[in-house]
Transfer RNA from a Candidatus Bathyarchaeota archaeon, 72 nucleotides, folded computationally. Taxonomically the source falls in Candidatus Bathyarchaeota (Archaea, Thermoproteati).
RNA sequence: GGGCCUGUGGCUUAACGGUAUAGCGCUGCCCUUGCAAGGCAGAAACUCCGGGUUCGAUUCCCGGCAGGUCCA
Numbered sequence: 001g002g003g004c005c006u007g008u009g010g011c012u013u014a015a016c017g018g019u020a021u022a023g024c025g026c027u028g029c030c031c032u033u034g035c036a037a038g039g040c041a042g043a044a045a046c047u048c049c050g051g052g053u054u055c056g057a058u059u060c061c062c063g064g065c066a067g068g069u070c071c072a
Stems, first nucleotide, its partner, number of pairs: 001071007010024003018055001026042005048064005
């Protein structure tokens, strides 16, 4: 320098073009003498950035950035 893959809550991970899923974690309550486990409820992601297409973009297109991998 070139090809390919990836980028979504604190972490991991879903999502036929219709503003987002689940688990762990976190907060509160119940339970317990107390802790853990368990049960119930809740908060937390404008989806890496900037454009384009579209009525509408996490999704499609273009250009960047970051990481991984292969080639040189």